[in-house]
RNA sequence: CUUGAGGGUCGCUAGGGUUCCGAUGCGCGGCAGAAGAUGCAUUCGCCGCGCAUGUCUGGUCCGAGAGCGGCCCGGUCCCGCCGGGCGCAAGCCCCCUCGCGGGGCUCCACGGAGGGACAAAAGCCCGGGAGGA
Numbered sequence: 001c002u003u004g005a006g007g008g009u010c011g012c013u014a015g016g017g018u019u020c021c022g023a024u025g026c027g028c029g030g031c032a033g034a035a036g037a038u039g040c041a042u043u044c045g046c047c048g049c050g051c052a053u054g055u056c057u058g059g060u061c062c063g064a065g066a067g068c069g070g071c072c073c074g075g076u077c078c079c080g081c082c083g084g085g086c087g088c089a090a091g092c093c094c095c096c097u098c099g100c101g102g103g104g105c106u107c108c109a110c111g112g113a114g115g116g117a118c119a120a121a122a123g124c125c126c127g128g129g130a131g132g133a
Base pairs, nucleotide, nucleotide: 006073007072008071009070010069011068012067015062016061020059021058022056023053024052025051026050027049028048029047030046031045033044034043035042074106075105076104077103078102079101080100081099083094084093085092086091108128110131114126115125116124
């Protein structure tokens, strides 16, 4: 310096923010009732709308190369099938390639800043990047 140690997908989680739902606060409008017999006003409650809040536990949502699990493909190794020889048989030996079936394995991995998308953010993407060992 070069090559190889594989790829894809689904589910979940760590984590993430704020579109939507919900929640909370404020305001406006309406409703019925209680607090006092009537009226007005006030407070509480219910409904609708608007604004704000993620330093609102949540639902929806996003979500890991270096987290977990599953499936598919690929790779590699082993066994068997197929073919030949010997043998009554069980079985033994040989066997190029292709193909089929079953099984094992598929390791290791420290990592910014900055930028990007979706509503927004993030362990998402840039990225097994830059860099480091």
The RNA shown here (Guanidine-I riboswitch aptamer) has 133 nucleotides and comes from Derxia gummosa DSM 723. Taxonomically the source falls in Derxia gummosa (Bacteria, Pseudomonadati, Burkholderiales, Derxia). Rfam family: Guanidine-I riboswitch aptamer. From the family's description: This family represents a conserved RNA structure found upstream of the ykkC and yxkD genes in Bacillus subtilis and related genes in other bacteria. The function of this family is unclear although it has been suggested that it may function to switch on efflux pumps and detoxification systems in response to harmful environmental molecules.